The prediction has a mean pLDDT of 84. A computed fold for a 331-nucleotide part of an RNA from Daucus carota subsp. sativus, annotated as large-subunit ribosomal RNA, domain IV. NCBI's taxonomy places the organism under Eukaryota, Embryophyta, Tracheophyta, Scandiceae, Daucus carota. Its Rfam family is "Bacterial large subunit ribosomal RNA".
Context: one part of a larger RNA
RNA sequence: CCCUCUCUAAGGAACUCGGCAAAAUAGCCCCGUAACUUCGGGAGAAGGGGUGCCUCCUCACAAAGGGGGUUGAAGUGACCAGGCUUGGGCGACUAUUUACCAAAAACAUAGGUCUCCACAAAGUCAUAAUACCAUGUAUGGGGGCCGACGCCUGCCCAGUGCCGGAAGGUCAAGGAAGUUGGUGACCUGAUGACAGGGGAGCCGGCGACCGAAGCCCUGGUGAACGACGGCCGUAACUAUAAUGGUUAUAAGGUAGCUAAAUUCCUUGUGGGUAAGUUCCAACCCACACGAAAGGCGUAACGAUCUAGGCACUGUCUCGGAGAGAGGCUCG
Numbered sequence: 001c002c003c004u005c006u007c008u009a010a011g012g013a014a015c016u017c018g019g020c021a022a023a024a025u026a027g028c029c030c031c032g033u034a035a036c037u038u039c040g041g042g043a044g045a046a047g048g049g050g051u052g053c054c055u056c057c058u059c060a061c062a063a064a065g066g067g068g069g070u071u072g073a074a075g076u077g078a079c080c081a082g083g084c085u086u087g088g089g090c091g092a093c094u095a096u097u098u099a100c101c102a103a104a105a106a107c108a109u110a111g112g113u114c115u116c117c118a119c120a121a122a123g124u125c126a127u128a129a130u131a132c133c134a135u136g137u138a139u140g141g142g143g144g145c146c147g148a149c150g151c152c153u154g155c156c157c158a159g160u161g162c163c164g165g166a167a168g169g170u171c172a173a174g175g176a177a178g179u180u181g182g183u184g185a186c187c188u189g190a191u192g193a194c195a196g197g198g199g200a201g202c203c204g205g206c207g208a209c210c211g212a213a214g215c216c217c218u219g220g221u222g223a224a225c226g227a228c229g230g231c232c233g234u235a236a237c238u239a240u241a242a243u244g245g246u247u248a249u250a251a252g253g254u255a256g257c258u259a260a261a262u263u264c265c266u267u268g269u270g271g272g273u274a275a276g277u278u279c280c281a282a283c284c285c286a287c288a289c290g291a292a293a294g295g296c297g298u299a300a301c302g303a304u305c306u307a308g309g310c311a312c313u314g315u316c317u318c319g320g321a322g323a324g325a326g327g328c329u330c331g
Base pairs, nucleotide, nucleotide: 001326003324004323005322006321007320008319010317011316014315019312027051028050029049030048031047036041038148052070053069054068055067056066057065058064071075083310084309085308086307087306088305089304090302091301096106111146112145113144114143115142116141117140123132124131149297150296151295152294154228156226159225160224161221162220163219164218165217168216169215170214174210175209178206179205180204181203182202183201186197187196188195189194229247230246231245232244233243256289268283269282270280271279
């Protein structure tokens, strides 16, 4: 010096990003125990008292209870062995996760809802056979989203998606009446080559018309993807605007909540403190909340995050003393 410990006057978080670490609490028995609540909890809430040994009694010889006595600073005498509490955010909960930097507010969950599927099911793997689903059959199976519970879940179908629609438009391969070209026995022209014409067959071109889905069209659908305005005025102080006008739209954000895990301005205004970029309660001017990518509440729960308090302490004021291991020096 470093590590592991013990003690420390007075103070007691002044330390620090933050009570990190340490201290404190602790077993058993008795008393007692609030708000809130889903009536189960909360709860070991909190907060008090007792605890050894000897002897007597109840008693069954154990355990327990009662009376008396005795003793220490201290009787769960060592070891072992909950700190408590008050708000708030998030997630209902138990559970799961980044084996080796993240345990969480992330994932899952019961529950809600939408959607597909009639069984050789839908869905999945595969070129296929097969296989899973399932030796299941809609109280079943697959997929999506939300995520206990309570109160609720507004408006918009114009765009995109999905679903329905015996009409109409467009439309492929294919078929096809017809039409046209090449070749072509042969014919004609001078008769060796060439030119013109040309049956059938074969090979091509075009093609009225027939021709499914799709798309167009038409309607529905938001717990489908998504979206949910602007400007100008107006009340007998002022301010504000219940109200009026206008423009544009598919429709203009309803309930609830809000400087929020979301608020730039912003350390908004208020409370708490001597002093508070955090915290809490409200306000609403929401840069840029908002209703199953759910909204708002919520008892219980949490090695969660955040703020306050009690107890406690070497975290600190501010250091000090001691023990042991290692280092170091000498051998």